Context: one part of a larger RNA
RNA sequence: CGUAGGAUAUUUGAGGAGCGCUGUCCUUAGUACGAGAGGACCGGGAUGGACGUACCUCUGGCGCACCAGUUGUUGUGCCAACAGCAUGGCUGGGCAACUAUGUACGGAACUGAUAAACGCUGAAAGCAUCUAAGCGUGAAGCAGACUCCAAGAUUAGAUAUCCCAUCGUAAGAGUAAGACCCCUUGAAGACUACGAGGUUGAUAGGCUGCGUGUGUAAGUGCGGUGACGCAUUUAGCUUGGCAGUACUAAUAGGUCGAGGG
Numbered sequence: 001c002g003u004a005g006g007a008u009a010u011u012u013g014a015g016g017a018g019c020g021c022u023g024u025c026c027u028u029a030g031u032a033c034g035a036g037a038g039g040a041c042c043g044g045g046a047u048g049g050a051c052g053u054a055c056c057u058c059u060g061g062c063g064c065a066c067c068a069g070u071u072g073u074u075g076u077g078c079c080a081a082c083a084g085c086a087u088g089g090c091u092g093g094g095c096a097a098c099u100a101u102g103u104a105c106g107g108a109a110c111u112g113a114u115a116a117a118c119g120c121u122g123a124a125a126g127c128a129u130c131u132a133a134g135c136g137u138g139a140a141g142c143a144g145a146c147u148c149c150a151a152g153a154u155u156a157g158a159u160a161u162c163c164c165a166u167c168g169u170a171a172g173a174g175u176a177a178g179a180c181c182c183c184u185u186g187a188a189g190a191c192u193a194c195g196a197g198g199u200u201g202a203u204a205g206g207c208u209g210c211g212u213g214u215g216u217a218a219g220u221g222c223g224g225u226g227a228c229g230c231a232u233u234u235a236g237c238u239u240g241g242c243a244g245u246a247c248u249a250a251u252a253g254g255u256c257g258a259g260g261g
């Protein structure tokens, strides 16, 4: 820009893409077959490998603004308590998020038309012949089925709902439904886009509570010559977690957008 008004939702599916793998074991059955040795088709079940998709409950990883321990040194006047630097100084743990080696699931089954092949009936050609007319069986392949995209499919589809006939001779203007700018933002994201929200509000931050992690803070008291231990105290602190709560910020405002045949 188009899709013969302007919008908001929900869709159909022409067409396209993806998937498509396979082992072992048990059973049927030591059966059929075979002198024996050996040893099935068909059918039923179990469990794997590789590959793929999704996810983070579990097992782990990481977790550079979480907690604790600890070395050297500098500083806060000193003690104590802390802070800076030394690879996050080092060490031990670890929330969320992300993640695989973790968890779950998938290939299938089924249907249709067929290939090679195997047949039925059957002439030409009194026989024979799967073929000439006609009718079947038959593959990991083909078309469906399963997953995803999809009406610029210009053949531009469908359904539901909303807006409605202003001003102007016209060009155009102001509006409606609706949308955007702007702002608070997100398990969305390079930007854009997409999603949530904008006071008739829980969108983000803060605060409160809970959870999680660490592992019993500081101060004080007691014991010990002391290093230190015990009690207060399962404390204290606690990062992107979960709720609640308008305390802070989403204020105010602007722009676009139908009236055609």
Stems, first nucleotide, its partner, number of pairs: 001152001005163007015149004021049007033038001051106005059100003066093005071086006110144003117137004166173002178256004182198005203249003206245005213237002219232005
Model confidence (mean pLDDT): 88 of 100. A computed fold for a 261-nucleotide part of an RNA from Ruminococcus sp., annotated as large-subunit ribosomal RNA, domain VI.